RNA sequence: AGAGUUUGAUCCUGGCUCAGGAUGAACGCUGGCGGCGUGGAUAAGGCAUGCAAGUCGACCGCAUUUAGUUGCGGGGCAAACGGGUUAGUAACACGUAGGAACGUACCUCAAAGUCAGGGAUAACCUUGCGAAAGCGAGAAUAAUACCUGAUAAUCUCUUCGGAGUAAAGAUUUAUCGCUUUGAGAGCGGCCUGCGUCCUAUCAGCUAGUUGGUGAGGUAAUAGCUCACCAAGGCUAUGACGGGUAGGGGGCGUGAGAGCGUGAUCCCCAACAUUGGCACUGAGACACUGGCCAAACACCUACGGGUGGCUGCAGUCGAGAAUAUUCCACAAUGGGGGAAACCCUGAUGGAGCGACGCCGCGUGCAGGAUGACAGCCUUCGGGUUGUAAACUGCUUUUAUAAAGGAAGAAUUAACUUCGGUUAAUGACGGUACUUUAUGAAUAAGGGGUUGCUAACUACGUGCCAGCAGCAGCGGUAAUACGUAGACCCCAAGCGUUAUCCGGAUUUAUUGGGCGUAAAGGGUGUGUAGGCGGUUUAAAUAGUCAGAUGUUAAAUCAUUGGGCUCAACCCAGUGACUGCAUUUGAAACGUUUAAACUAGAAAUAUGCAGAGGUUAGCGGAACUCAUGGUGUAGCAGUGAAAUGCGUUGAUAUCAUGGGGAACACCAAAGGCGAAGGCAGCUAACUGGGCAUUAUUUGACGCUGAAACACGAAAGCGUGGGUAGCGAACGGGAUUAGAUACCCCGGUAGUCCACGCCGUAAACGAUGUACACUCGAUAUUGGGAGUUUCGACCCUCUCAGUGUCUAAGCUAACGCGAUAAGUGUACCGCCUGGGAAGUACGAGCGCAAGCUUAAAACUCAAAGGAAUAGACGGGGAUCCGCACAAGCGGUGGAGCAUGUGGUUUAAUUCGACAAUAAGCGAGGAACCUCACCAGGGCUAGAUACUUAGCUGCAUUCCGACAGAGAUGUUGGAAGCCUUCGAGGGUGCUAAGCAGGUGCUGCAUGGUUGUCGUCAGCUCGUGCCGUAAGGUGUUCCAUUAAGUUGGGUAACGAGCGCAACCCCUACUGUGUGUUACAAGUGUCACACGGAACUGCCCAGCACUAAGUUUGCAAUAUAAACAUUGUUAAUUUAGUGCUGGGAGGAAGGUGGGGAUGACGUCAAAUCAGCAUGGCCCUUGAUGCCCUGGGCGACACACGUGCUACAAUGGCCGGUACAACGGGUUGCGAAAUCGCGAGAUGGAGCUAAUCCCUUAAAGCCGGUCCCAGUUCGGAUUGGAGUCUGCAACUCGACUCCAUGAAGUUGGAAUCGCUAGUAAUGGCGCAUCAGCCACGGCGCCGUGAAUACGUUCCCGGAUCUUGUACUCACCGCCCGUCACGUCAAGGGAGCCGGUGGUACCCGAAGCCUCCUCAUUAAGAGGGGACCACGGUAAAAUCGGUAACAGGGACGAAGUCGUAACAAGGCAUCGGUAGCGGAAGCUGCCGAUG
Repeated sequence: AGAGUUUGAUCCUGGCUCAGGAUGAACGCUGGCGGCGUGGAUAAGGCAUGCAAGUCGACCGCAUUUAGUUGCGGGGCAAACGGGUUAGUAACACGUAGGAACGUACCUCAAAGUCAGGGAUAACCUUGCGAAAGCGAGAAUAAUACCUGAUAAUCUCUUCGGAGUAAAGAUUUAUCGCUUUGAGAGCGGCCUGCGUCCUAUCAGCUAGUUGGUGAGGUAAUAGCUCACCAAGGCUAUGACGGGUAGGGGGCGUGAGAGCGUGAUCCCCAACAUUGGCACUGAGACACUGGCCAAACACCUACGGGUGGCUGCAGUCGAGAAUAUUCCACAAUGGGGGAAACCCUGAUGGAGCGACGCCGCGUGCAGGAUGACAGCCUUCGGGUUGUAAACUGCUUUUAUAAAGGAAGAAUUAACUUCGGUUAAUGACGGUACUUUAUGAAUAAGGGGUUGCUAACUACGUGCCAGCAGCAGCGGUAAUACGUAGACCCCAAGCGUUAUCCGGAUUUAUUGGGCGUAAAGGGUGUGUAGGCGGUUUAAAUAGUCAGAUGUUAAAUCAUUGGGCUCAACCCAGUGACUGCAUUUGAAACGUUUAAACUAGAAAUAUGCAGAGGUUAGCGGAACUCAUGGUGUAGCAGUGAAAUGCGUUGAUAUCAUGGGGAACACCAAAGGCGAAGGCAGCUAACUGGGCAUUAUUUGACGCUGAAACACGAAAGCGUGGGUAGCGAACGGGAUUAGAUACCCCGGUAGUCCACGCCGUAAACGAUGUACACUCGAUAUUGGGAGUUUCGACCCUCUCAGUGUCUAAGCUAACGCGAUAAGUGUACCGCCUGGGAAGUACGAGCGCAAGCUUAAAACUCAAAGGAAUAGACGGGGAUCCGCACAAGCGGUGGAGCAUGUGGUUUAAUUCGACAAUAAGCGAGGAACCUCACCAGGGCUAGAUACUUAGCUGCAUUCCGACAGAGAUGUUGGAAGCCUUCGAGGGUGCUAAGCAGGUGCUGCAUGGUUGUCGUCAGCUCGUGCCGUAAGGUGUUCCAUUAAGUUGGGUAACGAGCGCAACCCCUACUGUGUGUUACAAGUGUCACACGGAACUGCCCAGCACUAAGUUUGCAAUAUAAACAUUGUUAAUUUAGUGCUGGGAGGAAGGUGGGGAUGACGUCAAAUCAGCAUGGCCCUUGAUGCCCUGGGCGACACACGUGCUACAAUGGCCGGUACAACGGGUUGCGAAAUCGCGAGAUGGAGCUAAUCCCUUAAAGCCGGUCCCAGUUCGGAUUGGAGUCUGCAACUCGACUCCAUGAAGUUGGAAUCGCUAGUAAUGGCGCAUCAGCCACGGCGCCGUGAAUACGUUCCCGGAUCUUGUACUCACCGCCCGUCACGUCAAGGGAGCCGGUGGUACCCGAAGCCUCCUCAUUAAGAGGGGACCACGGUAAAAUCGGUAACAGGGACGAAGUCGUAACAAGGCAUCGGUAGCGGAAGCUGCCGAUG
């Protein structure tokens, strides 16, 4: 000192979270020792038991005893201290500084006195009542108990004459006491200034209340109390009320200012079961005294009594939680006493608790084959790790033994008064010291994704779980669990709770308000705050000095004492404060006097939709009446509802009505804002300019208050042309409570009265001052000039635009500041809940103003960036559309797919980018599927060990569906001679898998797309993401090229390089050709390109001419800039031409940038991981299946015919293939084919007759001489085998189909269309498929509006898994919290009335030596009744809110979001919402 977290990324705003310190703590795991501290924070809840306040015989009586020994009683002093607690208290309670009208036992000092009498009474004795507690009667007695008298001042009262008031003795004769007075010390009572929590959703409170007089009362002042009189007193500087709370010294934290807190220690206050009351006393309204009432508990003989741990221990309860029913008065202190001494749960100590702080230890040194073992591993090793073992050393601590304190001096006795002697320790046989033994007795907790120091393996598989925040976990988890390793701290370590800090996140120090939260809608103005210049004076602010105080402890510091430290002791400082006093006079304030620069007034002018009232005007609209006139009008994207033959619309005339004011008109004007617009008049507010005069700080701001305040809305009464919420109807639509259309009521208008809100916005409070410029415009003035103006220059006041500095997160603002300053006001502090609830005020109502919390989230948000997207814009391209040609979609068949079926119909591929695709050949095989039968080291491979005359081949037989099994026979190994190689069997490592994961992968492929894009280095710009380059202007098929340019270059793509083809040259010449040749074949070259010519367009450069401007000059020349024309040159493009076989990349192919789709493929292959491996997911076999069939889709073939079918004749190809092959001639068969076997390893032979075409004939528009499906019969061929399930031939049969709905596909030239031929696979073939070849051979393209796809720039965005996006509201279900609520229950404080204990005061009666007994009155606690207030609990029910997994309905918002959105208001609607009116641009 900071860090994490909003985003695809960035900057900012802003909240949440973390790292630090602390605690009277608690909990979890662990635990060796000591010192010093500390320990009922909750129930001020209840308490068993013991102790916690007594003492004095030197005051007295009695009883008793060996005793002056003990007991009872009187009397004195103490018991008001000490100890506990924090309930109450917001107050003179506390703190601090002062004050006057007081008291004071014991103590100190001083003065004076201490005389003489008297009557009682307790204990004790006798006796009564009662369970007890206790109470009563009779008789006797003492005192330092009580009373009387005397004396009496320095005391008290006083009318100043006077009057009144005391005492106690004891005794050892020296003291202790007693009485009165004064003084002191310490203590206490009272009064005052200042300080002392939250709340205004508490705004008014107060009758003893405020004051006076008199009286009473007190120690004392005082409404302290009473009578009378007056009507005061307090309050926005917060009274009164409510809530909470003991206050301070201090303590924690913080750099400080502050914030939080008030344990232990000290000071003060208050309380003592709850409430009230007094008595005694110096002192109490009294913790362990009294009386009464209440609650609770206990005893009881039921009549009545007793009690008060918030003292020390202890117990129950509640709680997360807090100790021993210990020792001692030895020390310190307190009470009593002359003293000894007694008492003292104060205190001194010990015990328990890691509760805290501090200290010590759990060993030290050496020791590598880097042991074993664990973990990891790339299998080589690495690591735990000098760690261990082992060797040597030490002994703090521990255990044992021995010794052993300080804390002790008072006090007593003696005394020559100097002193001497004696006794006294709870802690404690403790601290400490010494010796012995022996590494011996002693380490854990948390963490390891980032923040935050520290990583691997295995298990798990969005499960189990973790988590402070962000977030991990869905089969390779450094985040879960375990292990190892590592990190941090250490007798502790973590967690939880709370406080401060970080948080400048309440900002005095030290924040903000245009868009992030935040300027009041506007003004006038009260209190308050702030305030111009000069002089003099004063000094409650300010500054300086002095004095007093600020208790001690704490804190800082310097020393000292415990071995150190914690801890303790001493000194010094500090304690930032308050009071008194002495000074100063700059600033501030006050007083006095002046000034004119602020402000205001008067005079002279000026502009203006400023306001109010009245009158007038024209255009338009509508209605009515009349005329003309006839069939439509109106409306829309298109329509319909509507109006119209009872005459509309249109048009003319006349009349009525209401509302609004075209042009001028503008970025213009006026007003405080809202707002204000025809013209005229009256009344009236404000502003500006100029100069002169006047007043003399009169000013600025502004809580509260008051006034004004769009639209909508409300009340009463008018008015109503147009428009027009609601409403009715018509359309649109899946629906349409909307958008569009036809109508239309409130309303809009007027008068009066309410309402008081808006995106009331410049989202920017008011006032003043200062700080570059440019330009436009409104109003005024001055200068210059002119006859007068205009223009021009300057200036004051407004209204705008651009910009410097500066500011800002950026956008932007920029003299009209969001710059630099001053004064005052208002407002903000994460999002949601919510501008809501409750309360209060206002309102007729609608509602407005003021204004929370629970709960919930980790974000919400601002500006800008790159993409993507838009039913945004601009430009461009493509068989994309259009123009054409031919198809598909309808039929039959073939083939693929879905679905269904099945034992199985194996699997994959699914928009474009699956579907005649993998498959370029499913009868068996293939084969992965199904049924059944079999095998298990295996059908196949490698290695090791053991055994083995055993390779291996051929021919059989039997069983069986076959695999296979059983069995017979024949032939029969190599060798370097080592049982070496090979074979078989057994055993073990292993094989095998078309099993899963293409979302673990490699490789390969599809698609955008052969589209023109995708990037980098350096530089520059920006806080940054990022931009620039790559944009722009032309151009191209092209990011192709040129120009320009804060960019300059480069890379991958484009093009070119490669192949085929068209032309040609050269060479070669087989098998072509009859020969010779070179048609032809092969090989190597050439040629075209950016070249030549013409025209046009654009750009650049240069020159010439002309005009204009500036500089220059006397004027010119000249120079510079600029406009236009023209010429030349260059570059690019377009059109045309020449040459040429070919012309504008000639045609075609191969070639596919960065990337996209977790696109496809684990079944082509390879491969990580997982899974199966003896009734297998492996291997072999037989049969079946992949060929099923209601149906749906894709791709094709054949057709529907006459541009044709059939028959006959006849012509012209190319690419290819062939020895397990192609197979000729010839013969046979109607034919498929058969026989045959020549030739050919191919320019030689064969496949091989090409077909459409051409010539001729026939058919005559029909379901046909079209079409050929289907079916019957007979055959051929391949093959172990054609049943499921082959192809072909012949005869017969002769289905649908007559050109195909919506929709949709291909193609731009040797292309489409059409005709045949060949090949791969292959025994054969389901091929109508695929890949090639040649023949014949078109039509059309105006053009880019539209559909689809793509490219570039720009714009908007709430999207970024990126529009297949995001997202709103109702409804349904569940959970949670809060508010309302008929009521019900409880608390609190008062008010009124009733009752009225004890007690003080007072009055009366009786009786009195004094005391006393009875009764009345006033005050008054508890209690009761009543009506309200306030706070809380609970509640049927209804409403909203938040959250929740993939629910339902729609689509409101974000793009022009498909009707721009939003604000206010009103109506309506399942819902988002829609519509009307006014407003904002976000």

Small-subunit ribosomal RNA from a Candidatus Moraniibacteriota bacterium, 1482 nucleotides, folded computationally. RNAcentral holds the sequence, with entries from SILVA. Rfam family: Bacterial small subunit ribosomal RNA. Gene Ontology terms of the family: ribosome and structural constituent of ribosome. Taxonomically the source falls in Candidatus Moraniibacteriota (Bacteria, Bacteria candidate phyla).